[in-house]
RNA sequence: AGAGUUUGAUCCUGGCUCAGGACGAACGCUGGCGGCGUGCUUAACACAUGCAAGUCGAACGGGGAAUUUUAUCUCGGUAGAAUUCCUAGUGGCGAACGGGUGAGUAACGCGUAGGCAACCUGCCCUUCAGACGGGGACAACAUCCCGAAAGGGGUGCUAAUACCGGAUACGAAGCUCCUGCCGCAUGACGGGAGCUUGAAAGGCGCAAACAAGCGCCGCUGAGGGAUGGGCCUGCGUCCGAUUAGCUUGUUGGUGGGGUAACGGCCCACCAAGGCGACGAUCGGUAGCCGGUCUGAGAGGAUGAACGGCCACAUUGGGACUGAGACACGGCCCAGACUCCUACGGGAGGCAGCAGUGGGGAAUCUUCCGCAAUGGGCGAAAGCCUGACGGAGCAACGCCGCGUGAGUGAAGAAGUUCUUCGGAACGUAAAGCUCUGUUGUUCACGACGAACGGGGGGACCAGGAAAUGGGUUUCCAGUGACGGUAGUGAACGAGGAAGCCACGGCUAACUACGUGCCAGCAGCCGCGGUAAUACGUAGGUGGCAAGCGUUGUCCGGAAUUAUUGGGCGUAAAGCGCAUGUAGGCGGUUCCCUAAGUCGGUCGUGAAAAUGCGGUGCUUAACGCCGUAUGGCGAUCGAAACUGGGGGACUUGAGUACUGGAGAGGUAAGCGGAAUUCCUGGUGUAGCGGUGAAAUGCGUAGAGAUCAGGAGGAACAUCGGCGGCGAAGGCGGCUUACUGGGCCUUUACUGACGCUGAGGCUCGAAAGCGUGGGGAGCAAACAGGAUUAGAUACCCUGGUAGUCCACGCCGUAAACGAUGAUUACUAGGUGUGGGGGGACUGACCCCUUCCGUGCCGCAGUUAACACAAUAAGUAAUCCACCUGGGGAGUACGGCCGCAAGGUUGAAACUCAAAGGAAUUGACGGGGGCCCGCACAAGCAGUGGAGUAUGUGGUUUAAUUCGAAGCAACGCGAAGAACCUUACCAGGUCUUGACAUCGAGUGACGUACUUAGAGAUAAGUAUUUCCUUCGGGACACAAAGACAGGUGGUGCAUGGUUGUCGUCAGCUCGUGUCGUGAGAUGUUGGGUUAAGUCCCGCAACGAGCGCAACCCUUACCAUUAGUUGCUACGCAAGAGCACUCUAAUGGGACUGCCGUUGACAAAACGGAGGAAGGUGGGGAUGACGUCAAAUCAUCAUGCCCCUUAUGACCUGGGCUACACACGUACUACAAUGGCAAUAAAACAGAGGGAAGCAAGACAGCGAUGUGGAGCAAAUCCCCAAAAAUUGUCCCAGUUCAGAUUGCAGGCUGCAACUCGCCUGCAUGAAGUCGGAAUUGCUAGUAAUCGCAGAUCAGCAUGCUGCGGUGAAUACGAUCCCGGGCCUUGCACUCACCGCCCGUCA
Repeated sequence: AGAGUUUGAUCCUGGCUCAGGACGAACGCUGGCGGCGUGCUUAACACAUGCAAGUCGAACGGGGAAUUUUAUCUCGGUAGAAUUCCUAGUGGCGAACGGGUGAGUAACGCGUAGGCAACCUGCCCUUCAGACGGGGACAACAUCCCGAAAGGGGUGCUAAUACCGGAUACGAAGCUCCUGCCGCAUGACGGGAGCUUGAAAGGCGCAAACAAGCGCCGCUGAGGGAUGGGCCUGCGUCCGAUUAGCUUGUUGGUGGGGUAACGGCCCACCAAGGCGACGAUCGGUAGCCGGUCUGAGAGGAUGAACGGCCACAUUGGGACUGAGACACGGCCCAGACUCCUACGGGAGGCAGCAGUGGGGAAUCUUCCGCAAUGGGCGAAAGCCUGACGGAGCAACGCCGCGUGAGUGAAGAAGUUCUUCGGAACGUAAAGCUCUGUUGUUCACGACGAACGGGGGGACCAGGAAAUGGGUUUCCAGUGACGGUAGUGAACGAGGAAGCCACGGCUAACUACGUGCCAGCAGCCGCGGUAAUACGUAGGUGGCAAGCGUUGUCCGGAAUUAUUGGGCGUAAAGCGCAUGUAGGCGGUUCCCUAAGUCGGUCGUGAAAAUGCGGUGCUUAACGCCGUAUGGCGAUCGAAACUGGGGGACUUGAGUACUGGAGAGGUAAGCGGAAUUCCUGGUGUAGCGGUGAAAUGCGUAGAGAUCAGGAGGAACAUCGGCGGCGAAGGCGGCUUACUGGGCCUUUACUGACGCUGAGGCUCGAAAGCGUGGGGAGCAAACAGGAUUAGAUACCCUGGUAGUCCACGCCGUAAACGAUGAUUACUAGGUGUGGGGGGACUGACCCCUUCCGUGCCGCAGUUAACACAAUAAGUAAUCCACCUGGGGAGUACGGCCGCAAGGUUGAAACUCAAAGGAAUUGACGGGGGCCCGCACAAGCAGUGGAGUAUGUGGUUUAAUUCGAAGCAACGCGAAGAACCUUACCAGGUCUUGACAUCGAGUGACGUACUUAGAGAUAAGUAUUUCCUUCGGGACACAAAGACAGGUGGUGCAUGGUUGUCGUCAGCUCGUGUCGUGAGAUGUUGGGUUAAGUCCCGCAACGAGCGCAACCCUUACCAUUAGUUGCUACGCAAGAGCACUCUAAUGGGACUGCCGUUGACAAAACGGAGGAAGGUGGGGAUGACGUCAAAUCAUCAUGCCCCUUAUGACCUGGGCUACACACGUACUACAAUGGCAAUAAAACAGAGGGAAGCAAGACAGCGAUGUGGAGCAAAUCCCCAAAAAUUGUCCCAGUUCAGAUUGCAGGCUGCAACUCGCCUGCAUGAAGUCGGAAUUGCUAGUAAUCGCAGAUCAGCAUGCUGCGGUGAAUACGAUCCCGGGCCUUGCACUCACCGCCCGUCA
């Protein structure tokens, strides 16, 4: 010191969350020791039991006990004296301290600084003066009585330092008089005189003993001090205005009472005051402070322990005693509760220390001791002391120590991971050598203790002396803790480590299990079969006798911003003005000293914190020294602010002059237009819409002419022109009236700015009362549109709109930008005024006030703003603090109402939002392309059949493909096989591969059983060799094989598609905070990001094009199987055809026009071919989690006598139905027949092959076989063509279906092949909505060949023959490209999202 989280990405705003520290803590897991601290935060709930305040016999009388002793004696006692001890009672002091708690209290309660001239103070210190002489009682005690008890009563006796008179009075107090001095005032302090009032107590010791005397303690009056209190005051001290008014002893006065003392503290009378927006009153909460925690600080939070103050003591009230209380362990009364009771009546108060119950997440021993410190009493010894000193319990906190150290690699075993090679735990362990903190046992053993008092000695004052007093020294004695701390010895590594985390934030990773399940989670978020996020294990990280979690506070949070924020669009400028309080305020001189600054002094308790030392072995802890911003007093300074006074003119204002204007109010006037009424002319429609209809009209509309009525609004001028504070203001004239501007002088002399509350104004709609009502027009009615249409459109139409008066008080009342003042580059318009110059009203220069645009600096998150600031400064006001809930609820105020204004919370989310960026999208725009449309031709959709798919069925109908881009697709060919499916029968190291060891066969032929696999039998019997062995086969046991089982959403590879669309990117530079932009946009052009020009870009890459193949022309070369100008054959030849190799040819090259002098386009020439000549191959970056695990390969998972393997049979061919793709047709552009010589192809194939000629058959085909591994032979015949016939019919169309008879292939045509002949002769007469292909050798039509293949083709792939029509064009549909615009989409419009219901 920051980080995570809004987005596809970015910047900003903004909230949420985390990392830190702390705690009187609690909970979970774990737990060795010591020191120092801390320990009911909740029920101020209730309390059993014990203890927590007594002491003094040297104040007093009595009683008791012991010892000594006297007298008497019946030797038992009785009476007395002395000494010591104990004691109920009287009396004194204490009990008002100490200890506890925080309920109440928002207060002079507390803190701080002062005051008392308005007060008190026991014990203590000091000073002065005294203590004379008397009296009468009451307890105890005795006795009687009452009562259960607690307790009470009567009578009688008695003492005092108890009580009461009298005397005395240095002081003192009160009154009167005289007088000095001081104070801000009331008044205080002194001096003098007179009068009046009021005291006391003894005890002990020494000495003495007749009394007197001395000492100590006590007593009385008074002064002073100290200590402790009481009262008063300034300042400070929580939240709420949805609490705005409160107050009658209230505020003050006079007089009294009361108090220690002032005071409405109380009372009588008089006056009517007092407090409050600087927050009274009311409500809520709370003991306050030193301090504590946190923070850089300012602050924020807090008030346990320790210390100061206050308050309280079961609840409420009251006084008594006393120096002191309205009294925690006192009294009285009342209430509640508990206990005792003989029912009549009594007793009690743990918020003292322990302890109990209860409450609660939660908080200890019914301990030891007065040894120390402190307190009470006492002359003292001493007694008392749950204050205190200690111990106990609790990891509750802080601090310290330990759980070992060194060495040790065969890197052991084990575990985990693994690519199986290894890696990690890991010098870790073991082993060896040590140490002894701690632990166990034994022994020794403190500090805290020094006093007081006692014993002995010395000295001093006083006294006649002694006791006694003071100072000093020696001796003995005093410890709860505690046989504790500590020290020594022995034993012995022996007894002592856990907790949390490991996706990012945040240090630390793998395996297995699980499979949106179980679970995790502080935020973001993980988990749906390969989870570093769940659970476990190994490893790692962190801390450590603790570690995590939860809760709370501060921090981070500049996220309430004084330090230190904002308000155009993120939350936020009141709709506007006026103005009160308040805040702020021009120039100059003098005074003052409140603020301000400086010096000195007092205080700021101690503890704590900081700093410097020091003591416990260290630290925590303790001790010593020092520092501390506040408040007060006093002295000084005078710049600034404030206050007082004087002066000034520039701020502000006033007067005079001029001129602009839809500024306001009232009255009057005007024309155009709409509507209505009357009359004329005139006839069938008018009106309205996308198209219509409702509506009006033959009872005369609409149209047109004339006249009239009435209301509202003012075209053109008219303008980012004018005026006004805003809302707003528009015909003309008049009256009244507000404000602003300019010029020039004069005057006042800071009179100013802002403005919480207050008050005024305030569009439209709405409300009240009364008018008015032409047009328009919510509501409403009707007609349309539509799935519906409570809408948009149309026909009507009422409030209202208009006027007067009165309410309402809100708007995207917006420049989403408060008011005022000053300063800070320019340019260009426009409205009003002035000045200069000019002949001049023009133009030009200049100036003031308005109103716009552009633009620099600057600002801004960006957009943008930019002298009319959102710049730079100053003053004042309003407002904001995450989104939703909500501008809602409740309350108050206002309103006739509608409603307005003020204005929350519970709950819920991790975002909501601003600006900009890239894409995608738009029933946005511009440009352009494509058989995309249009123009055409032929089809599909209807029929039958073929084929594929869905569905259904089935034992199985194996699987995949699913919009385009699945569906004659994988499959270039399922009767068995294929085959993956089903049924049945079989096998288990296996049908197939590798490994080691053994055996030697395996195989072939035949026979038998069986559906076959298989099993049994008979016969026959090895091969190669480098002699090591190998090939092959068999049986057993293993490793393993095998899987068309799953996952194409784990993958490779391959493929489809957008799309042969023209795009997709990079380097450097530049711009931008950034995402990104630029380049690639623009002007042209192209099939093309093709090319040219321009340009903060310059270049480059992948694509385009070209290079490749084919086709069209030519040349050259070469010629067998080809060809033939040789009559045929042979032979010859290579001109032609052809074959196939190399070249040529086409490049907008030439000409013209257009274009920008470009690129290019258009036209033309030449040419076989002309503007990429036609066709093919070739598919950029990417998209679709597109397709394929069943071509293949492959991770992981699954099966292993089966999900593997073999066999037979079946199925993939099912069939109510639906869809796709094709074939054949519906006929005359046709069918059939004939002519087979009267014709013409191309490209292919051929040896388990193609097969000629010939023969047989109606035919399929058969017999037979020449030739040919092919420019040689064969398939091979091309078909449409031509001629004849049919005459529009379900036909001489069409051929499905079915029967019979055959042929071919093949182990085998039943399920389930193809072909032939004869017979049969279905639907169908051109096809609804919809929809497909094609732009030229194309569509259409015709046949041929091939792959697969034993056989099977309407499919597929190729080949040639014949051979059209149309394209105006760019409005529309579909797809695409570029630019631009909007956006709340980015999984990207098949998006997002709203409401209702569940």
Molecule: small-subunit ribosomal RNA
Organism: uncultured bacterium